[in-house]
Context: one part of a larger RNA
RNA sequence: UCAUGGCUAAGGAACUAGGCAAAAAAGUGCUGUAACUUCGGGAUAAAGCACUCCUGCAGCGAUGCAGGACGCAGUGAAUAUGCCCAGGCGACUGUUUAACAAAAACACAUGGCUUUGCGAAUUUGAAAGAAGAAGUAUAAGGCCUGACACCUGCCCGGUGCCGGAAGGUUAAGAGGAGAUGUUAGUGGGAAACUGCGACGCAUUGAAUUGAAGCCCCGGUAAACGGCGGCCGUAACUAUAACGGUCCUAAGGUAGCGAAAUUCCUUGUCGGGUAAGUUCCGACCUGCACGAAUGGUGUAACGAUCUGGGCGCUGUCUCGGCCAUGAGCUCG
Numbered sequence: 001u002c003a004u005g006g007c008u009a010a011g012g013a014a015c016u017a018g019g020c021a022a023a024a025a026a027g028u029g030c031u032g033u034a035a036c037u038u039c040g041g042g043a044u045a046a047a048g049c050a051c052u053c054c055u056g057c058a059g060c061g062a063u064g065c066a067g068g069a070c071g072c073a074g075u076g077a078a079u080a081u082g083c084c085c086a087g088g089c090g091a092c093u094g095u096u097u098a099a100c101a102a103a104a105a106c107a108c109a110u111g112g113c114u115u116u117g118c119g120a121a122u123u124u125g126a127a128a129g130a131a132g133a134a135g136u137a138u139a140a141g142g143c144c145u146g147a148c149a150c151c152u153g154c155c156c157g158g159u160g161c162c163g164g165a166a167g168g169u170u171a172a173g174a175g176g177a178g179a180u181g182u183u184a185g186u187g188g189g190a191a192a193c194u195g196c197g198a199c200g201c202a203u204u205g206a207a208u209u210g211a212a213g214c215c216c217c218g219g220u221a222a223a224c225g226g227c228g229g230c231c232g233u234a235a236c237u238a239u240a241a242c243g244g245u246c247c248u249a250a251g252g253u254a255g256c257g258a259a260a261u262u263c264c265u266u267g268u269c270g271g272g273u274a275a276g277u278u279c280c281g282a283c284c285u286g287c288a289c290g291a292a293u294g295g296u297g298u299a300a301c302g303a304u305c306u307g308g309g310c311g312c313u314g315u316c317u318c319g320g321c322c323a324u325g326a327g328c329u330c331g
Base pairs, nucleotide, nucleotide: 001326002325003324004323005322006321007320008319010317011316014315019312027051028050029049030048031047036041038147052069053068054067055066056065057064058063070074082310083309084308085307086306087305088304089302090301094106095105111144112143113142114141115140116139122131123130124129148297149296150295151294153227154226155225158224159223160220161219162218163217164216167215168214169213173209174208178204179203180202181201182200185196186195187194188193228246229245230244231243232242255289256286267283268282269281270280271279
């Protein structure tokens, strides 16, 4: 010096990003126990008292009552919840990144949409087959939401899905009008060669016919998603219930709101502090909340996140001392 323990005057979070770490609290019995609440809880809430020994009395006894004794201190040999207030998130118990993340992430009961009539849909396999299921729509698969309470608005123009079938478009296939090649023959030519060209064979090939799909018509948002701008107006001013106009598929309803969302911003006001970029309550000017990509609340719960308080302390003012161990330095 480091590590691990122990003690520390006065102060008591002044430390620090943050009470991190440490300290404190801790047992049993009795008393007592708030808001809130889903009436179960909250709750061991909180808070307070007692705990040894001796004598006497009562009792079968545990024990109780009265008096007294000693100590700073009487639960125990030891091990052993700190508590309270408020807010965010997630209802809860549970699960997770084996070895930097335990959470507000995942799951969950609940709710909804959707597929599937059984040789089910779906999944797996080349197939046979298997899972689904020795189940049968109160079932099984997929997707979303995430207890509970109150609710869940408008838009089907785009994309998707479902239904429709008149018309348009549309493949292979069917079809074979026509065209081309070849040449038996035949015309011309002295010849070389050349014109025409049947049947057949071969190549090509128009019309016509031809499904789903797409176009088209309708439905569907707890499907993917979306949910405006400008101008004017009230007898102070300000504001605009009101009006005009443009655009749209429709222009954001209820509720909430500087929020896990607010840039400007440490917004403004109030509370708490001597002093508060955090926190709590409001306001609404929502850069850029908003309704199962769920909205707003919510008792209980949480090794959760944020703010405050009591208690407590070597975290600190500011250091000091001791024990044990280790390396190094010096001797």
Molecule: large-subunit ribosomal RNA, domain IV
Organism: freshwater metagenome